[in-house]
This record gives sequence, structure tokens and C1' cells, in this order.
RNA sequence: AUUUUAUAAAGAACGGGUUGAGAGUACAGGCUCUGUGAAACCCUGGCAACCUUGCCGACAGACAAAAGGUGCCAAAUCCUGCCGGAGCGCAAUGAUGCGUUGCCGGAACUAUAAAAU
Repeated sequence: AUUUUAUAAAGAACGGGUUGAGAGUACAGGCUCUGUGAAACCCUGGCAACCUUGCCGACAGACAAAAGGUGCCAAAUCCUGCCGGAGCGCAAUGAUGCGUUGCCGGAACUAUAAAAU
């Protein structure tokens, strides 16, 4: 780097130091945060439970721990984009069309963990 599987509306400092302008992790459109200090690095604190440890189990898995390997600690993956459906409103004689909804389901993208190449 690629592939597969699982998870992603929960949770967790507006902490301290250096630094000095961006950031919200593809792209685009929004929206939000930011000199009352962004991102990055270091320290401390914390959240969680993928690997790990213990125990039960034939297996799947359940429960517990948080020492170790990660990860994470603004806003739903911050929102949307593609497909299907539902509700509401409007137009129409009707078939239907248009708008809207932190509505429902799926996909895609992205992120994290583990395994394989």
C1' cells in the first nucleotide's frame, strides 16, 4: 500500500508547556470552531474495550480487568451528496409532479482495530 471482517447518533479536560494560522481526516456544497490561540509536538488527566489478560462455554459468544499494543476526548462520521420508502404541505379533473422533514432503511466515502498478502 491492497483486501477482508467488525464498529462508527454513546463516552471522555474550554487542562498545562512550545509554537503562531488554520481546522473540522476523499472531493464538493454548507455550517461551525479558532490570536479569549487553530493545526502540530510534549506532559498530565480522562473515555472506551479492537488486540491482550482472567473466567464460563463444544462453538458462537457472555462476564470481568484496564498492566501492555493501539485509538479517542466541540458540534450525530458536524450536515448533505447516490438508491428506495414514509410523513406533511402545495398544484392538478386525474395519472402524477414539486417542496419539505436531526423521519426510516440501504449503499458509497471516510475513520479505527484485527488478520492476510

Predicted 3D model of a 117-nucleotide RNA (SAM riboswitch aptamer (S box leader)) from Saprospiraceae bacterium UBA2329. Model confidence (mean pLDDT): 83 of 100.